This is a predicted structure of a 488-nucleotide part of an RNA (small-subunit ribosomal RNA, 5' domain) from an uncultured Candidatus Saccharibacteria bacterium. Its Rfam family is "Bacterial small subunit ribosomal RNA". Its family is annotated with structural constituent of ribosome and ribosome in the Gene Ontology.
[in-house]
Context: one part of a larger RNA
């Protein structure tokens, strides 16, 4: 001197970009944060159309009818494993580099070969019935791209090389979407390893699935992963093991490097999702998904039942401290559909906060009897001071009015009537903190009297204080200055 996701103190005018619970991984109201597909499928709760019928106020009510448009619910596909929070855990192959065999992979892509004949259930719905609720439970009925069998086997698995063994699904507006099996690809992901990756030895020993092998089992797939035999083995002063603290990295700050500190935004990789534990579904596994157990909360007809903000806002409570229960899906991306579209608190705005960097302004010229006032004074003046005052001048900014974008390609803008631009008024709407021994730029008077106070360090104050308090008056920064905390 430089830095901060900073915070208190005095001020405080503007615009850009950016940032904003570091503390309690403490509890959470309430309102959104994952649907979507009717071109898979049976239906038809509700709107709407059409068509019958019945009253009759003649265009309005009620009733039938899935015939249409759609379409609550349901069953089936895909998605909910991504995206978005947080850092508790974690000292380890977690993460960083460099590699490596013994694997998976849904949508997409490339090539090959197929897509034939059939069955049986069930959800909704309907009767009954239990419950206060969540909800259940029986009996009938029905569909499909939902199950399940046969046939085929280019192929693909197994293999004692005789042979076993395995598939498919239809929709349609007729343009096509799709569906089976095999290779290949593309991106992902699992896995194993060299090497690096805080501190303590006032922690020396540690180990029984431990260390290795052989059969078996299991996985997508190596492997004590697991299991049963059988040897006795492995690490450790080159730091085993135990403790302590910690998410790791690109980077970030800070130094001329060396190096130190550090991991807020942003971008990769890991963990976690009330604690804890478990499978299930899948192509893959659980923040807004199932189960048990526990802590807490809530409803209850006491019999039971609901529920998880480390998502966006948001609200209690810690705290020195950190926001709006906003708009919009226009753009970018993503799910889901042929598509229109839907959904999207992701994201792209916008609102608060001098919280941080940049930029602008708060006028500009002229203007001496150096006016009054302040202050000081050796009483002669000095100093505030060209500073006002007055003159001419300008409008960056502000205020009104008018036009008004780029971001969007034919359409589609939340931001926004924003930005910018024109034109009009008028110096008009805007300046402080902090400091003055010495380090350290920047002095003098009055009050005070070891009081009352300052102070980073050395030290000021006991009646002439440039160090306290006030005032002029100088310095130093300036929409900010100061302190305080941390780091080079």
């Nucleotide at each position: 001197g430089g830095a901060u996701g900073a915070a208190c103190g005095c001020u405080g005018g503007c615009g850009g970009c950016g940032u904003g619970c570091u503390u309690a991984a403490u509890a959470c109201a309430u309102g959104c944060a994952a649907g979507u597909c009717g071109a898979g499928c049976g239906g038809c709760a509700g709107c709407g159309u059409g068509g019958g019928g019945u009253g009759c106020u003649u265009g309005c009510a009620c009733c039938c009818u899935g015939a249409c448009g759609g379409c609550g619910a349901g069953c089936g596909g895909c998605g909910g494993a991504c995206g978005g929070c947080u850092g508790a855990g974690u000292a380890a192959c977690g993460c960083g580099u460099a590699g490596g065999a013994a694997c998976g992979u849904a949508c997409c892509c490339u090539a090959a070969a197929g897509u034939g004949a059939g069955g049986a259930a069930u959800a909704a719905c309907u009767g009954c019935c239990c419950g206060a609720a969540a909800g259940g439970g029986u009996g009938g009925c029905u569909a499909a791209u939902g199950c399940c069998g046969c046939a085929u086997a280019u192929g693909c698995u197994c293999u004692a090389c005789g042979g076993a063994g395995u598939a498919a699904a239809g929709c349609u507006u007729c343009g096509g979407c799709g569906c089976u099996u095999u290779a290949g690809g593309a991106a992902c992901g699992g896995c194993c390893c060299g090497c690096g990756u805080c501190c303590g030895a006032u922690u020396a020993g540690c180990u029984a699935g431990u260390u290795g092998g052989u059969g078996a089992g299991g996985u997508a797939a190596u492997g004590g992963c697991u299991u049963a035999c059988c040897a006795a083995g492995g690490c450790g002063a080159c730091g085993a093991u135990c403790g302590g603290u910690a998410g790791c990295u690109g980077g970030u700050c800070u130094g001329a490097g060396a190096g130190g500190a550090u991991g807020a935004c942003c971008a990769g990789c890991c963990a976690g999702a009330c604690u804890g534990g478990g499978a299930c579904u899948g192509a893959g596994a659980a923040c807004g998904g199932c189960c048990c157990a526990g802590a807490c909360u809530c409803c209850u007809a006491c019999g039971g039942g609901a529920g998880g903000c480390a998502g966006c806002a948001g609200u209690a409570g810690g705290g020195a401290a950190u926001u709006u229960u906003c708009c919009a899906c226009a753009a970018u991306g993503g799910g889901c559909g042929c598509a229109a579209g839907c959904c999207u608190g992701a994201u792209g705005g916008a609102g608060c906060a001098a919280c941080g960097c940049c930029g602008c302004g708060u006028g500009c010229a002229g203007g001496a009897u150096g006016a009054a006032g302040g202050c000081c004074u050796u009483c002669g003046g000095g100093u505030u001071g060209u500073a006002a005052a007055c003159u001419g001048c300008u409008u960056u900014u502000c205020u009104c009015u008018g036009u008004g974008a780029c971001g969007a390609u034919u359409a589609u803008g939340a931001c926004a009537g924003u930005a910018a631009c024109a034109g009009a008024g008028g110096a008009a709407u805007a300046a402080g903190g902090a400091u003055c021994u010495g380090c350290u730029a920047a002095c003098u008077c009055c009050g005070u009297g070891c009081c009352a106070g300052c102070a980073g360090c050395c030290g000021c104050g006991g009646u002439c204080a440039u160090a306290c308090g006030g005032a002029g008056g100088a310095u130093c920064c300036a929409a900010g200055c100061g302190u305080u905390a941390u780091c080079c």
The prediction has a mean pLDDT of 89.